[in-house]
Context: one part of a larger RNA
RNA sequence: GGAUGAACGCUGGCGGCGUGCUUAACACAUUCAAGUCGUACGGACAAAAGGACUUCGGUCCUCGAGUUAGUGGCGGACGGGUGAGUAACGCGUGAGCAACCUACCUUUACGAGUGGGAUAACAAUUGGAAACGAUUGCUAAUACCGCAUAACGUAUAGAUAUCGCAUGACAUUUAUACCAAAGAAAAUCGCGUAAAGAUGGGCUCGCGUCCCAUUAGACAGUUGGUGAGGUAACGGCCCACCAAAUCUACGAUGGGUAGCCGGACUGAGAGGUCGAACGGCCACAUUGGAACUGAGAAACGGUCCAGACUCCUACGGGAGGCAGCAGUGGGGAAUAUUGGGCAAUGGGCGAAAGCCUGACCCAGCGACGCCGCGUGGAGGAAGAAGGUCUUCGGAUUGUAAACUUUAGUGAGCAGGGACGAUAAUGACGGUACCUGCAGAGCAAGCCACGGCUAACUACGUGCCAGCAGCCGCGGUAAUACGUAGGUGGCAAGCGUUCUCC
Numbered sequence: 001g002g003a004u005g006a007a008c009g010c011u012g013g014c015g016g017c018g019u020g021c022u023u024a025a026c027a028c029a030u031u032c033a034a035g036u037c038g039u040a041c042g043g044a045c046a047a048a049a050g051g052a053c054u055u056c057g058g059u060c061c062u063c064g065a066g067u068u069a070g071u072g073g074c075g076g077a078c079g080g081g082u083g084a085g086u087a088a089c090g091c092g093u094g095a096g097c098a099a100c101c102u103a104c105c106u107u108u109a110c111g112a113g114u115g116g117g118a119u120a121a122c123a124a125u126u127g128g129a130a131a132c133g134a135u136u137g138c139u140a141a142u143a144c145c146g147c148a149u150a151a152c153g154u155a156u157a158g159a160u161a162u163c164g165c166a167u168g169a170c171a172u173u174u175a176u177a178c179c180a181a182a183g184a185a186a187a188u189c190g191c192g193u194a195a196a197g198a199u200g201g202g203c204u205c206g207c208g209u210c211c212c213a214u215u216a217g218a219c220a221g222u223u224g225g226u227g228a229g230g231u232a233a234c235g236g237c238c239c240a241c242c243a244a245a246u247c248u249a250c251g252a253u254g255g256g257u258a259g260c261c262g263g264a265c266u267g268a269g270a271g272g273u274c275g276a277a278c279g280g281c282c283a284c285a286u287u288g289g290a291a292c293u294g295a296g297a298a299a300c301g302g303u304c305c306a307g308a309c310u311c312c313u314a315c316g317g318g319a320g321g322c323a324g325c326a327g328u329g330g331g332g333a334a335u336a337u338u339g340g341g342c343a344a345u346g347g348g349c350g351a352a353a354g355c356c357u358g359a360c361c362c363a364g365c366g367a368c369g370c371c372g373c374g375u376g377g378a379g380g381a382a383g384a385a386g387g388u389c390u391u392c393g394g395a396u397u398g399u400a401a402a403c404u405u406u407a408g409u410g411a412g413c414a415g416g417g418a419c420g421a422u423a424a425u426g427a428c429g430g431u432a433c434c435u436g437c438a439g440a441g442c443a444a445g446c447c448a449c450g451g452c453u454a455a456c457u458a459c460g461u462g463c464c465a466g467c468a469g470c471c472g473c474g475g476u477a478a479u480a481c482g483u484a485g486g487u488g489g490c491a492a493g494c495g496u497u498c499u500c501c
Stems, first nucleotide, its partner, number of pairs: 001501003006497005013373006019366002021331001026329003030326001032324001035074003040071002043068003049062005081284003090209008100201002105197007113147004122137006153178008162169002183189001210256003217247002222244006229237001259281004263274004286307005309320004337363001339362003345359001346357004376406004386397004410442001412437005420428001445490005450471003456485005466473002
């Protein structure tokens, strides 16, 4: 000098764009943050309309827009948060899978035949303070289960050709065995099998990835083999048996620290430091463990168990998880609103209308940062008054002010008024912007002035009070302390402090 997610002191006019718990992965009151589909299904309620009866209050029947608790489907594995753990194939980069999966989407081929038994809802009875149940009875489906059909599928056995880095792969073919479906209000909707694509993932490997040797030996599923199991898949992944290997001064093992990267800061570069915001990957969701469902989870707002904590309780038992958006307490030098809207972009569901969306778009707060603008311009010497200094002559503040004249940004008042949405639909917002009116009126501070380092005098103080980044000032004329005048620097900021180069 530059930089910062900064803080502190003094000061503070406006706008645009960004950005804002770096500390306690501390505890959380309250609202909201993941639903949707009646064009899958049976019910329940039911407007309107029609009809019947009527004591004129209404009641009953038919049809039934619509609403929906439940069954069922899809989505809650995305999006959003955090960085505790992790020195690891976690990440980065480059390869491989002849060892793999992939809902929704796209393409192609073929199909969708025939049956069945339940169950929630509901009703009755009943337990419990509640959370939540129990028994009996009834019912539907795109829920569930048989049978048929069966290949370009799978498995086993065989034959032929081609190819590969090995195990082998691929193609054709023969035989045997096995496996499917669902409808619907009939539409550009769905269902089943197979093949291919796309997308997303899984696994393996080469190389790279902080400090300590005042950490030198470490390891028993450990290293390898055979067989069986398990997985979508390879594999000590797991198990039985067998062998005794494996890693290590090219740093094993242990300890400390740490999410990694694209990038950011600095620097001429080499390098050094950092990993906030934005993007990619990983890990986590009160702590630890486990599986279920599913195409996909060992699942933040799912389940179960255990621990700690909080709450309710009729003491028998239950409920909860903000590292989602706001917000509260606490910690701290320190970090915001319990705001508006789905108008846009994107996501979920739906045939659609649409519903949901604290993702997102906006607004609010903070000079926290960057950028831009303003606080006026021109003229004006009696060089006014006042202040300060003085050798008492004057010098300086200083064209500075007053005064004259003038433009009119921001702020104010009034009128018009968007783009963002090329049909409808605008939270922002009567915002930005445009026009008119008035009128210098409402808007400057902070630090420094001994040298480094731009900028000096007076008074006070008297090694005191104090200053200080280094050298050093202060003990009676201090340009170094304090105040004043003046001057220098930067400017809505200025200075200090922490950290990095």
About this RNA:
This is a predicted structure of a 501-nucleotide part of an RNA (small-subunit ribosomal RNA, 5' domain) from a Clostridiales bacterium. Lineage of the source: Bacteria > Bacillati > Bacillota > Clostridia > Eubacteriales. The sequence was found in a public genome assembly. Its Rfam family is "Bacterial small subunit ribosomal RNA". Rfam links the family to the GO terms structural constituent of ribosome and ribosome. Model confidence (mean pLDDT): 84 of 100.